[in-house]
Context: one part of a larger RNA
Molecule: small-subunit ribosomal RNA, central domain
Organism: metagenome
RNA sequence: CUGGGCGUAAAGGGCGUGUAGGUGGAUCUCCAAGUCAAAUGUGAAAACCGGCGGCUCAACCACCGGCCUGCAUUUGAAACUGCAGAUCUUGAGUACGGAAGAGGAAAGCGGAAUUCCUGGUGUAGCGGUGAAAUGCGUAGAUAUCAGGAGGAACACCGGUGGCGAAGGCGGCUUUCUGGUCCGAUACUGACACUGAGGCGCGAAGGCCGGGGGAGCAAACAGGAUUAGAUACCCUGGUAGUCCCGGCGGUAAACGAUGGGCACUAGGUGUUGGAGGUAUCGACCCCUUCAGUGCCGCAGCUAACGCAUUAAGUGCCCCGCCUGGGGAGUACGGCCGCAAGGUUGAAACUC
Numbered sequence: 001c002u003g004g005g006c007g008u009a010a011a012g013g014g015c016g017u018g019u020a021g022g023u024g025g026a027u028c029u030c031c032a033a034g035u036c037a038a039a040u041g042u043g044a045a046a047a048c049c050g051g052c053g054g055c056u057c058a059a060c061c062a063c064c065g066g067c068c069u070g071c072a073u074u075u076g077a078a079a080c081u082g083c084a085g086a087u088c089u090u091g092a093g094u095a096c097g098g099a100a101g102a103g104g105a106a107a108g109c110g111g112a113a114u115u116c117c118u119g120g121u122g123u124a125g126c127g128g129u130g131a132a133a134u135g136c137g138u139a140g141a142u143a144u145c146a147g148g149a150g151g152a153a154c155a156c157c158g159g160u161g162g163c164g165a166a167g168g169c170g171g172c173u174u175u176c177u178g179g180u181c182c183g184a185u186a187c188u189g190a191c192a193c194u195g196a197g198g199c200g201c202g203a204a205g206g207c208c209g210g211g212g213g214a215g216c217a218a219a220c221a222g223g224a225u226u227a228g229a230u231a232c233c234c235u236g237g238u239a240g241u242c243c244c245g246g247c248g249g250u251a252a253a254c255g256a257u258g259g260g261c262a263c264u265a266g267g268u269g270u271u272g273g274a275g276g277u278a279u280c281g282a283c284c285c286c287u288u289c290a291g292u293g294c295c296g297c298a299g300c301u302a303a304c305g306c307a308u309u310a311a312g313u314g315c316c317c318c319g320c321c322u323g324g325g326g327a328g329u330a331c332g333g334c335c336g337c338a339a340g341g342u343u344g345a346a347a348c349u350c
Base pairs, nucleotide, nucleotide: 003322004321005320006319007304008303012318014201015200016199017198021194022193023192025088026087027086028085029084031082033081034080035077036076037075038074039073040072041071042070048066049065050064051063053061054060091191092188093187094186095185096183097182098181099180103177104176105175106174107173108172109171110154115149116148117147118146119145120144121143125136126135162169163168206247207246208245209244210243211242215241216240220236221235222234223233258317259316260315261314262313263312266295267294268293269292270291271290272289273288274287275286276285299306300305323350324349325348332343333342334341335340
């Protein structure tokens, strides 16, 4: 550079934002860079292909023609791409009116439960297991009642419900704040799509500094089990889990399915909106837009399956794959306090 690919065989970047770049709606006009046509010049020879000759044939060799698909110049065409100009509204956006929501941040508040402390009642056990033991308890436990402290999480509602780009988000109230959907008009007039780098966000665990610590619980200790038991079970228990500030940047970060646009039978749930019909009204029924599930035709697929939420039919842009092991290792670079992350081979071997 090119072919074929990326749900499960190797392969979609964890997610967004956006730079360069690539790509890009409708109509008219201009230019003629791409594009197309013609002419001229050039495109060495040999080789190659065709023709015809020379060695008795052939190989080999000679001659003629073609080829040399290219490049340059000139002239011309104007459909398509492009440049420039003008116009447009369907893509995109803005304004307006409604709507739903665990979307984000901060502050405050609430009840249930566990634990601990104080006091009352009360007495010999409690706890735990397959069975036990370690453990706790006559210095009064467990149980029960009252009061208090503190931390963390929010039962029911709760739902193949909702929101968010992903990670993720769930008690209540207030403040600040992002996005989305629907409706009807007005406005801007292609302002769009994608996006190498860059920048930002990014579960859990981990790290640094400061706080906090109820429950749970790596490590650790003990009791059991066992041939052993550095485990599974039990009694304890420290980091951690929580908060503030900073770092780290990974994951089965999964729909194992990148984003955008258009098109291609239906059926049936459900969430949010709009319209119609009907009604006293909430319902019901019909249509439609946006989401979220299930089933299913054509088509696709190695099959499984996917199937208007495509893995179907097409176009645009990005990322990635190219036999297994060695290896996500080594070396180097970059990043990090470290742990490590990222980029990422080869020898050798099957």